The RNA shown here (c-di-AMP riboswitch aptamer (ydaO/yuaA leader)) has 138 nucleotides and comes from Rhizomonospora bruguierae. The source organism's lineage runs through Bacteria, Bacillati, Micromonosporales, Micromonosporaceae and Rhizomonospora. Rfam family: c-di-AMP riboswitch aptamer (ydaO/yuaA leader). About the family: This family represents a conserved RNA structure found upstream of the ydaO and yuaA genes in Bacillus subtilis and related genes in other bacteria. Its mean pLDDT, the model's own confidence on a scale to 100, is 77.

RNA sequence: CGCGGGGCACCGCCGAGUCGCGCACCCGCGCGAGCCGGGGACCCAGGUUCCUGGGGUGAAUCCGCGUAUCGCACGCGGUAGGGCGCUCUUUCCCGCCCGAACCCGUCAGCUAACCCGGUAGGCGUCGUGGAAGGAGUU
Numbered sequence: 001c002g003c004g005g006g007g008c009a010c011c012g013c014c015g016a017g018u019c020g021c022g023c024a025c026c027c028g029c030g031c032g033a034g035c036c037g038g039g040g041a042c043c044c045a046g047g048u049u050c051c052u053g054g055g056g057u058g059a060a061u062c063c064g065c066g067u068a069u070c071g072c073a074c075g076c077g078g079u080a081g082g083g084c085g086c087u088c089u090u091u092c093c094c095g096c097c098c099g100a101a102c103c104c105g106u107c108a109g110c111u112a113a114c115c116c117g118g119u120a121g122g123c124g125u126c127g128u129g130g131a132a133g134g135a136g137u138u
Stems, first nucleotide, its partner, number of pairs: 011124004018033006034119006044109001053107001054104004062078006081098005087135007
């Protein structure tokens, strides 16, 4: 000097997952606010029966090809949709990514009143993206 890895702090990202008070104190717990989700009338939608059950959180659906004994599963390519590019926000361009997982248990359309629940987890270190408009701070 270069490469790889680890820790802490600040800052930042996905996500509803933050803040305040009290208790406890090894991990944590309770209450409240904020945010998020589910159930639940009239009206509306929805005829009934059979087969395939059906439904929820989430951006995370769907299609094609291949491997494999059909299927399941796996791999590749694409795609509905979604995220990031650092003062904040909007639009356009460009670039880089995700396109999972889990839950309910035969049951749930919408839905006022009302009822119930969650408030986790994971990750990043110079990659100075460009243009226009607005706002804020210094």